[in-house]
RNA sequence: ACCUAUAAGGGCAAAUUUUACGAAAGUAAAAGACGCAAAGCCACGGGCCUAAAGCAACAAAUAGUUGUCAUGGCAGCCGGGUUGCCAAGA
Numbered sequence: 001a002c003c004u005a006u007a008a009g010g011g012c013a014a015a016u017u018u019u020a021c022g023a024a025a026g027u028a029a030a031a032g033a034c035g036c037a038a039a040g041c042c043a044c045g046g047g048c049c050u051a052a053a054g055c056a057a058c059a060a061a062u063a064g065u066u067g068u069c070a071u072g073g074c075a076g077c078c079g080g081g082u083u084g085c086c087a088a089g090a
Stems, first nucleotide, its partner, number of pairs: 003089001004087001011036002016031006034076001040082003044079003047074003054068005
């Protein structure tokens, strides 16, 4: 340096529930653990989710419905970037 454990000390927390925020996706906090060695952090590439506003169509209509779209999200989808704990054994 690399691989790496039925070790030790610790860490995070899916679903679900409650409250708050949000149009939604989702986020934050508390409870809770399915899992996780980067399940720490960053939306850079791909992907996925949402569709308020905008645009388009329908419509008598400024109502409404449908379609489209990220400028909104997901780092626990895959890459990439960046930081990093322990150390049996080989």
A computed fold for a 90-nucleotide RNA from Peribacillus asahii, annotated as c-di-GMP-I-GGC riboswitch aptamer. The organism belongs to Peribacillus, within Bacteria. The coordinates come from a structure-prediction model, not an experiment, and the mean pLDDT is 83. It was read from a public genome assembly, where an Rfam model found it.